[in-house]
RNA sequence: GCCCCCGUAGCAUAGUAGCUAUUGCGUUAGACUUGUAAUCUAAAGGUCGCGAGUGCAACUCUCGCCGGGGGCU
Numbered sequence: 001g002c003c004c005c006c007g008u009a010g011c012a013u014a015g016u017a018g019c020u021a022u023u024g025c026g027u028u029a030g031a032c033u034u035g036u037a038a039u040c041u042a043a044a045g046g047u048c049g050c051g052a053g054u055g056c057a058a059c060u061c062u063c064g065c066c067g068g069g070g071g072c073u
Base pairs, nucleotide, nucleotide: 001072002071003070004069005068006067007066010025011024012023027043028042029041030040031039049065050064051063052062053061
């Protein structure tokens, strides 16, 4: 230099034939317990890496940039 894959909540992860973003752990509150842990219930937490474009509508498609991983010379 060229090619491919990935970037989604504090951490990990599903969702990519375009139509209100999923689950687990963790956090907070409650229940249970003499108390803690475990267990059960509920809640909060996301400008879907950044910017632009297409379109009625974009996590999803297109382009550029940034970051991570792999391959070739």
This is a predicted structure of a 73-nucleotide RNA (transfer RNA) from Allocoleopsis sp. Its mean pLDDT, the model's own confidence on a scale to 100, is 83.